[in-house]
Context: one part of a larger RNA
Molecule: small-subunit ribosomal RNA, central domain
Organism: metagenome
RNA sequence: CUGGGCGUAAAGCGCGCGUAGGCGGUUAGAUAAGUCAGAUGUGAAAGCCCCGGGCUCAACCUGGGAACUGCAUUUGAAACUGUCUGACUAGAGUAUGGUAGAGGGAAGUGGAAUUCCAGGUGUAGCGGUGAAAUGCGUAGAUAUCUGGAGGAACAUCAUGGCGAAGGCGACUUCCUGGACCAAUACCGACGCUCAGGCGCGAAAGCGUGGGUAGCAAACAGGAUUAGAUACCCUGGUAGUCCACGCCGUAAACGAUGUCAACUAGCCGUUGGACUCAUUAUAAGGGUUUAGUGGCGAAGCUAACGCGAUAAGUUGACCGCCUGGGGAGUACGGCCGCAAGGUUAAAACUC
Numbered sequence: 001c002u003g004g005g006c007g008u009a010a011a012g013c014g015c016g017c018g019u020a021g022g023c024g025g026u027u028a029g030a031u032a033a034g035u036c037a038g039a040u041g042u043g044a045a046a047g048c049c050c051c052g053g054g055c056u057c058a059a060c061c062u063g064g065g066a067a068c069u070g071c072a073u074u075u076g077a078a079a080c081u082g083u084c085u086g087a088c089u090a091g092a093g094u095a096u097g098g099u100a101g102a103g104g105g106a107a108g109u110g111g112a113a114u115u116c117c118a119g120g121u122g123u124a125g126c127g128g129u130g131a132a133a134u135g136c137g138u139a140g141a142u143a144u145c146u147g148g149a150g151g152a153a154c155a156u157c158a159u160g161g162c163g164a165a166g167g168c169g170a171c172u173u174c175c176u177g178g179a180c181c182a183a184u185a186c187c188g189a190c191g192c193u194c195a196g197g198c199g200c201g202a203a204a205g206c207g208u209g210g211g212u213a214g215c216a217a218a219c220a221g222g223a224u225u226a227g228a229u230a231c232c233c234u235g236g237u238a239g240u241c242c243a244c245g246c247c248g249u250a251a252a253c254g255a256u257g258u259c260a261a262c263u264a265g266c267c268g269u270u271g272g273a274c275u276c277a278u279u280a281u282a283a284g285g286g287u288u289u290a291g292u293g294g295c296g297a298a299g300c301u302a303a304c305g306c307g308a309u310a311a312g313u314u315g316a317c318c319g320c321c322u323g324g325g326g327a328g329u330a331c332g333g334c335c336g337c338a339a340g341g342u343u344a345a346a347a348c349u350c
Stems, first nucleotide, its partner, number of pairs: 004321003007304002012318001014200004021193003025088007033081002035077008049065006091190001093186003096182004103176007110154001115149007125136002161168002205246006214240002219235004257317006265295012299306002323350003332343004
């Protein structure tokens, strides 16, 4: 090396693009690198193995054979892999015509609500809790009406949609990515995966400058309690928001890598296409296609469960695991303004 695994036991990188590498559709011919067969040379002797011989036997010594699974040269074979040449269209892609969508970026606009300010009405409470108190209020609060300011978030929709993931919800306009469907035409394997690499990446956090209505770490006070550095209450600053730049982590989860093929059905739902009858339409049935859910045959599974959206049956490629603790730590490297991230042990111990 050959092994077994990765939904929940240890184990799928958070996600994508993609280099090297690995793997690669149908067909004809050529070639003969891999592959297979033969021959020749070599593969020292000793040793191992087999058959004999010599020491009384054995160890030991000795004769012969086999073996030395290798290398080189050469002669052939041509199915498979490779290479070259030509062809093909089922994979991949392009064009045309449609469709749906919180996909992304920018600008503008809107209504509801909270808070604050000004004014009117109005009077003694309001608020809060398990009960209270702190707090607010006769300098007129709470309530209610009118006007104004400002910031942040967009009820309902759904078991729904879009996006690679993170994620994305008011409306309008502009710019822009992807997907799906149908029928043709074109191209002609242009493909899959991907170590390094590059990019994207919630929240919190950091830098500079703005903004700040509500909420709210820290903090202060009131309660509770044996205590209460908490849970509850009254306040309240960073932050939450914007612009630009960092950070690069999450139970980044479907705890399930990507791609492809195959393998019973039934019931929903979203986007298309075709069709049936009814019909002005709409609603409805069927077929098909791309998603998204519920159940379930075979099969799988330790069980739970999974079950065409597989955890079934296979193939290609990558990542990862190998007892618990020490430890995702120390040291070193790289990255970062920092916080820290990433890579990643050992002693010792059970």